[in-house]
């Protein structure tokens, strides 16, 4: 090179036939509990949905093209 997969919050990961506002655990901040920590309990921050384009009233889902990784198949030596 070819062919398949992966990409979403600080991390691991969900996200139905395209449909209004993207979620969960952890973790993080403040408060409540406690003599203190830790557990626990409430609330809260945090997102270009891997970039760029395009379809479409609409896109995280679809289509082109790119990057970055993990597989595989092949090439040169």
């Nucleotide at each position: 090179g070819g062919g398949g997969g992966u990409g979403u919050a600080g991390c691991u990961c969900a996200g139905u036939u395209g449909g209004u506002u993207a979620g969960a655990g952890c973790g993080c901040c403040a408060g409540c509990c406690u003599g203190u920590c830790a557990c626990g309990c409430u609330g809260g921050a945090g997102g270009c949905c891997g970039c760029c384009g395009g379809u479409u009233c609409g896109a995280g889902u679809c289509c082109g093209g790119u990057c970055a990784c993990c597989c595989u198949c092949g090439c040169c030596a």
Transfer RNA from a Pirellulales bacterium, 77 nucleotides, folded computationally. The source organism's lineage runs through Bacteria, Pseudomonadati, Planctomycetota, Planctomycetia and Pirellulales. The sequence was found in a public genome assembly.